[in-house]
Context: one part of a larger RNA
RNA sequence: GGAUGAACGCUGGCGGCGUGGAUAAGGCAUGCAAGUCGAACGAACCUUGCUUUUCUGAUCGAUCGAGUGGAGUUGAGUAGCAAUACAAGACAAAACAACAUUUUGAAGAAAAGCGCUGGUUAGUGGCGAACGAGGUAGUAAUAUAUAGGAAUGUACCCUUUAGUCGUGAACAACCCAUCGAAAGAUGGGCUAAUACACGAUAGUCUCUCCGGAGUAAAGUUUUUCGCUAAAGGAACAGCCUAUACGGUAUCAGCUAGUUGGUAGUGUAAUGGACUACCAAGGCUAUGACGCCUAGGGGAGGUGAGAGCCUGACCCCCACCGAUGGGACUGAGACACGGCCCAUACACCUACGGGUGGCUGCAGUCGAGAAUCUUCCGCAAUGGACGAAAGUCUGACGGAGCGACGCCGCGUGGUUGAUGAAGUGGUUCGCCAUGUAAAAACCUUUUAUGAGGGAAGAAGUUUAUUGACGGUACCUCAUGAAUAAGGGGCUCCUAAUCUCGUGCCAGCAGGAGCGGUAAUACGAGAGCCCCGAGCGUUAUCC
Numbered sequence: 001g002g003a004u005g006a007a008c009g010c011u012g013g014c015g016g017c018g019u020g021g022a023u024a025a026g027g028c029a030u031g032c033a034a035g036u037c038g039a040a041c042g043a044a045c046c047u048u049g050c051u052u053u054u055c056u057g058a059u060c061g062a063u064c065g066a067g068u069g070g071a072g073u074u075g076a077g078u079a080g081c082a083a084u085a086c087a088a089g090a091c092a093a094a095a096c097a098a099c100a101u102u103u104u105g106a107a108g109a110a111a112a113g114c115g116c117u118g119g120u121u122a123g124u125g126g127c128g129a130a131c132g133a134g135g136u137a138g139u140a141a142u143a144u145a146u147a148g149g150a151a152u153g154u155a156c157c158c159u160u161u162a163g164u165c166g167u168g169a170a171c172a173a174c175c176c177a178u179c180g181a182a183a184g185a186u187g188g189g190c191u192a193a194u195a196c197a198c199g200a201u202a203g204u205c206u207c208u209c210c211g212g213a214g215u216a217a218a219g220u221u222u223u224u225c226g227c228u229a230a231a232g233g234a235a236c237a238g239c240c241u242a243u244a245c246g247g248u249a250u251c252a253g254c255u256a257g258u259u260g261g262u263a264g265u266g267u268a269a270u271g272g273a274c275u276a277c278c279a280a281g282g283c284u285a286u287g288a289c290g291c292c293u294a295g296g297g298g299a300g301g302u303g304a305g306a307g308c309c310u311g312a313c314c315c316c317c318a319c320c321g322a323u324g325g326g327a328c329u330g331a332g333a334c335a336c337g338g339c340c341c342a343u344a345c346a347c348c349u350a351c352g353g354g355u356g357g358c359u360g361c362a363g364u365c366g367a368g369a370a371u372c373u374u375c376c377g378c379a380a381u382g383g384a385c386g387a388a389a390g391u392c393u394g395a396c397g398g399a400g401c402g403a404c405g406c407c408g409c410g411u412g413g414u415u416g417a418u419g420a421a422g423u424g425g426u427u428c429g430c431c432a433u434g435u436a437a438a439a440a441c442c443u444u445u446u447a448u449g450a451g452g453g454a455a456g457a458a459g460u461u462u463a464u465u466g467a468c469g470g471u472a473c474c475u476c477a478u479g480a481a482u483a484a485g486g487g488g489c490u491c492c493u494a495a496u497c498u499c500g501u502g503c504c505a506g507c508a509g510g511a512g513c514g515g516u517a518a519u520a521c522g523a524g525a526g527c528c529c530c531g532a533g534c535g536u537u538a539u540c541c
Base pairs, nucleotide, nucleotide: 001541002540003539004538006537007536008535009534010533013409014408015407016406017405018404019402020401026365027364028363030362031361032360035127036126037125040124041123043121044120045119046118049114050113051112052111053110054109055108061102062101063100067096068095072091073090074089077086078085079084134320135319136318144244145243146242147241148240149239152237153236154235157233158232159231160230161229162228163227164226165199166198167197168196174189175188176187177186178185179184205214206213207212219225246292247291248290253283254282255281258280259279260278261277262276263275264274265273295317296316297315298314299310300309301308302307322343323342324341325340326339345356346355347354348353373399375398376397377396381395382393383392384391385390412442413441414440415439422433423432424431425430447478448477449476450475451474452473456468485530486529487528488527489526490511491510492509496525497524498523499522500521506513507512
């Protein structure tokens, strides 16, 4: 001088892009981080339409017709000389019409069946959960990097060939009963399937004594989508070998499945991987064995290079998931948000018994010099499932916080000499601060306000779909308006004077400074360096 996942001190206007638990792999409240499929299946509930049955029965028509009604007929009798007038009472048409019988049958209720739905939920079943995300505890070689190898496997994907026939028994859900504080559990009964089982058939399959034997399938439908067997591919995974890859000899000998062989077991596969028998080998100063330290690489820092140091972020590989051990399922795990056992810790409890695992994203306590929001969205990219619509996704895309880093911008520009005032110095003449200020003119990056306003969006063409975000950006207006500090000035090392102090107080990276004229301490003025930073500390070259 350069560098840093930095920290501390003083200071702090803005933006972009990055980056942020290095210590206690210490303990964790709370929420979320892995689901999805009804086009595999039976149910339950809600919603909705049609049909049938039952109940209730508005309303319409027909029959019967009590009763009301009183045209009309008759008429005791009264008045009159009479014609005639009046008239109790009786019979009675039309019209209205209760009750009863029968028919039509709206609306409603219940039940059953069917279908279209459409939705929700738990369960059976399929796929996923072995990816993605995190961490570096362990591991000095079962790791990694590079270069090779032979004795292997593979769900999903692609290509090709062939097939997809017949039957059966269950178990959840559900119902009933019981136990338990809870977590949950037990018994009995019913039921479906792409769940399970049996049979048939089969070959480029497996085995073979070469005669033969054995082993498969799943439906659904409008198409599709599937299922089974076989072969090949792609990509991935397992295994083996060589070389390279820390320190220590104050670790010199290590080894008994140890080294090799034969025969087996086991595995997808080779092999002492394991077992039996046989032989006595194998490694080592070119450092075995032991102990300490440590994830490895691409890369990063520095350096002219050789080299030295480092392994944060990003990518690849390995390993780990409270600690230790184990297997199950599955194409794949000996499985972070699966199971079992043990241990420690923590929580609930009715004391009998249960529950849990942030080294996921946020967040909290602790320890520490020290490291962020319990935010928004699935709009994009990617992943799981699904025929699809879509659902899920703390991956991811974004925003927030921190000058933690890099980069960019600004804090004004021009003119301005009575070289103003103030301050400091002075040989008292003046000199410095200093064109600096004031003042005048100008500009508006930035700031604030107003108006407009994206790309990122692709799908299937139309339509629809943006968290960020009314953000970036553009235009206009206002007004120098909102914005400068830190360290140093003896030499190394750029930059000096005055006062105070008096080996005191103090400084300091080294040399060193300070004991009365300190350019080295403290203050002021001036100057130097860098500048939204500047110094100090730590570490590397």
A computed fold for a 541-nucleotide part of an RNA from an uncultured bacterium, annotated as small-subunit ribosomal RNA, 5' domain.
The coordinates come from a structure-prediction model, not an experiment, and the mean pLDDT is 82.